[in-house]
């Protein structure tokens, strides 16, 4: 220097051919117990690594970059 894959909440990952982003874990409130772990119920958290484009609409498609892993010279 080519190529490929990945980047979505605090961590792990979903999001089925573009239609408005969710589980599970912490985390925070009650409830429960004498009290604490478990255990029940509620909430809140992310404008999807940045920047463009195309579309009525983009996490998804296109360029063009930054990070990480792999190959290959």
């Nucleotide at each position: 220097g080519c190529c490929g894959c990945u980047u979505u909440a605090g961590c792990u990952c979903a999001a089925u051919a573009g239609g408005u982003a969710g589980a599970g874990c912490a985390c925070u409130u009650c409830c429960a117990u004498g009290g604490u772990a478990a255990g029940g119920a509620a909430a809140a958290g992310a404008u999807u690594c940045c920047g463009g484009g195309u579309u009525c609409a983009a996490a998804u498609c296109c360029c063009a970059g930054a990070a990480g892993c792999g190959g290959c010279u």